RNA sequence: AGUUGAAAAAGGCAAACUAUCCGAAAGGGCAGGACGCAAAGUUAUGGGUCUAAAAUAUUUUAUAUUAUGACUGCCAAAACUACCAAC
Repeated sequence: AGUUGAAAAAGGCAAACUAUCCGAAAGGGCAGGACGCAAAGUUAUGGGUCUAAAAUAUUUUAUAUUAUGACUGCCAAAACUACCAAC
């Protein structure tokens, strides 16, 4: 420097759930907590999924549609960076 993640070890992240805060909601921040993760680190593209405040339509206060709101721990691709070990 490259390839790989079988085993081991150091360290890392943190699902559900709970408290609190923000938000119309989806969801997010923070603390606890650990189901899992070898990039479950950062960025962000396409698809997919969730929500519907507002807007529009219907027409009579409800229904439908729409992302300009979200999810990357749903899938795929890309860029940059990184721990340990084996070869």
Predicted 3D model of an 87-nucleotide RNA (c-di-GMP-I riboswitch aptamer) from an Atribacterota bacterium. The source organism's lineage runs through Bacteria, Pseudomonadati and Atribacterota. Model confidence (mean pLDDT): 79 of 100.